[in-house]
RNA sequence: UGCUUAUCAAGAAAGACGGAGGGACUAGACCCUGCGAUGUCUUAGCAACCUGUGCUAACAAGGUGCUAAAAUCUACCUGAAAGGGGAAUGAUAAGAA
Numbered sequence: 001u002g003c004u005u006a007u008c009a010a011g012a013a014a015g016a017c018g019g020a021g022g023g024a025c026u027a028g029a030c031c032c033u034g035c036g037a038u039g040u041c042u043u044a045g046c047a048a049c050c051u052g053u054g055c056u057a058a059c060a061a062g063g064u065g066c067u068a069a070a071a072u073c074u075a076c077c078u079g080a081a082a083g084g085g086g087a088a089u090g091a092u093a094a095g096a097a
Base pairs, nucleotide, nucleotide: 001097003095004094005093006092007091008090013043014042015041016040017039021032022031023030026075027074028073029072044067045066046065049063050062051061052059053058071089076086077085078084
């Protein structure tokens, strides 16, 4: 890097650095942001995919992951519409190549 399977409406923030845009890509909407966002680091926490203990429930030590808003919403199919369903794309985990 592509492939397979599963999940994606729940949950969980402080400090330091830094100094302008950010919320994956395109467009639109909406929102966050000098009361300092996005990002990086530290600490803390959430969760329970894999390992581990137990082998029923569970626990949370290790490997990941995550800690604004549903993956912010819409776009393609379906539906009169719905914070309806499905797909695509994306993200994460595990596995095989």

SAM riboswitch aptamer (S box leader) from an uncultured bacterium, 97 nucleotides, folded computationally. It matches the Rfam family "SAM riboswitch aptamer (S box leader)". Its family is annotated with regulation of gene expression in the Gene Ontology. The prediction has a mean pLDDT of 88.